[in-house]
RNA sequence: CCGUGCUAGGCGGGGAGCUAGCGGUGCCCUGUACCCGCAAUCCGCUACAGCGGGGCUCAAUUCCCGUCCGAGGGGCCGAUCCCUGGGCUCGGCCACGUGCAGAGCAGCGUUGAUGGCGAGGUCCCAUUCGGUGGGCGUCCGCGAACCAGGUCAGGUCCGGAAGGAAGCAGCCUUAAGCGGAUCCGUUCACGCGCAGUGGGGCAACCUCGCCGGAGCAAGCGGCACGGGGCUCACCCUGGAAUCGCGCUUCGACGGCGGGUGCACGG
Numbered sequence: 001c002c003g004u005g006c007u008a009g010g011c012g013g014g015g016a017g018c019u020a021g022c023g024g025u026g027c028c029c030u031g032u033a034c035c036c037g038c039a040a041u042c043c044g045c046u047a048c049a050g051c052g053g054g055g056c057u058c059a060a061u062u063c064c065c066g067u068c069c070g071a072g073g074g075g076c077c078g079a080u081c082c083c084u085g086g087g088c089u090c091g092g093c094c095a096c097g098u099g100c101a102g103a104g105c106a107g108c109g110u111u112g113a114u115g116g117c118g119a120g121g122u123c124c125c126a127u128u129c130g131g132u133g134g135g136c137g138u139c140c141g142c143g144a145a146c147c148a149g150g151u152c153a154g155g156u157c158c159g160g161a162a163g164g165a166a167g168c169a170g171c172c173u174u175a176a177g178c179g180g181a182u183c184c185g186u187u188c189a190c191g192c193g194c195a196g197u198g199g200g201g202c203a204a205c206c207u208c209g210c211c212g213g214a215g216c217a218a219g220c221g222g223c224a225c226g227g228g229g230c231u232c233a234c235c236c237u238g239g240a241a242u243c244g245c246g247c248u249u250c251g252a253c254g255g256c257g258g259g260u261g262c263a264c265g266g
Stems, first nucleotide, its partner, number of pairs: 001266006009057003012030004020046005034054005063259006072250005077244004082239002085236003091232001092230003096226005104220002107216002115211008123200006129193002131190007138181005148173004156165003
């Protein structure tokens, strides 16, 4: 160095998650890489490795170590956008109140503004008249077994008789009372009246008259201030998504370098 037979090893690895920790099942990445059974209300371990059974390969393209690259994943930070909850100091919007201004719109004013004077009204008291409602009177009707009136058949009583007495029913009438009418009279009440009279009051408003001769007025819009609402902007808190040649961590595939047996025969 070659051949044969073996052995260690290999027949996938990684990220997040789970876990005291590790490996596996499930998810994702890589990319092709034996088979069967088991595993999330988990399974197996405390270890070069999931546990159990079987198979293939073999000392290097395939195993082991180091290094580079870097798919992909995790964490942090930042940006954009959206959502939840809260705050109301400045800004915005909305309605409200107070004040300013007399021009920007609309309005009143020489058919006379603001102002001044006078009279009256609105207001209060008394009263009159009217209205409305109630009561009473008035009118009409009904209305008494006996204890209301009249007339009292029959019957009763007194009387020798003539005659007399009380009197039920019936009929007539009426009292209290009941019902109706509401023309008239009277009385009371009224949250009634473009009504009248007398007195009071007179701040404000209205009407009228007189004086005088040019302004008045804040309705809209504007400005200032005040308190309130919305939560747009802003601030605080929490969450989701996307992005960053951001920082950090793990890191597949791949590249490079190095390392690793035993027996027999030639």